[in-house]
């Protein structure tokens, strides 16, 4: 530098359930593991979803994709 094994250390935690906050999408905490090599951070672009009669506007999603940014560990080649 490249890569992320069928390996190792450590990390995160889907569905579901409980409590709680929110009109809602959803958030938070606990239990729980389907998965993850950025499933760390960031609503910047697109997508999806919610509120709104609707344009617009406001909001949710980073575990939908892309961009930006930071970064742990490691074998073979």
């Nucleotide at each position: 530098a490249u890569a992320g094994a069928u390996a190792a250390a450590g990390c995160c935690a889907a569905a579901u359930c409980u409590a709680u906050c929110g009109u809602g999408a959803g958030g938070u905490a606990g239990a729980g593991a389907c998965g993850g090599a950025a499933a760390g951070c960031u609503g910047c672009g697109g997508g999806u979803c919610c509120g709104u009669a609707g344009g617009g506007c406001g909001g949710a999603u980073a575990g939908c994709c892309g961009g930006g940014u930071u970064g742990c560990c490691u074998u073979g080649g």
Predicted 3D model of a 77-nucleotide RNA (c-di-GMP-I-GGC riboswitch aptamer) from a Desulfobacterales bacterium. The source organism's lineage runs through Bacteria, Pseudomonadati, Thermodesulfobacteriota, Desulfobacteria and Desulfobacterales. It was read from a public genome assembly, where an Rfam model found it. It matches the Rfam family "c-di-GMP-I-GGC riboswitch aptamer". Rfam links the family to the GO term cyclic-di-GMP binding. The model forms 95% of the base pairs in the Rfam consensus. The coordinates come from a structure-prediction model, not an experiment, and the mean pLDDT is 79.